RNA sequence: AUGAAGGCAAGGGGAGAGACUGUUAAGAAACAGCGCCGAAGGAGCAAGCUUUUUAGGAAGUGAAUCUCUCAGGCAAAAGAACUCUUGCUGGACG
Repeated sequence: AUGAAGGCAAGGGGAGAGACUGUUAAGAAACAGCGCCGAAGGAGCAAGCUUUUUAGGAAGUGAAUCUCUCAGGCAAAAGAACUCUUGCUGGACG
């Protein structure tokens, strides 16, 4: 000099599932009932690795867009994992 991973901020893109029924003021919302969705968050686990044991076995660690649906969501709005651009940070590599 170049400036990786990671982190932060702004902007763009961003799926799924009842504008269900009843009460209450028109509607959204709230409460109750039934039916659904998974991509905020949360929880669970495979291989592998580690410990112990002669071994078998046991224990621990161990990912997700997988599974569960606690939470959240099921017109629009908002939110949304992930992704792109810009900037800041960072300092791998050389």
Molecule: Glycine riboswitch aptamer
Organism: Peribacillus deserti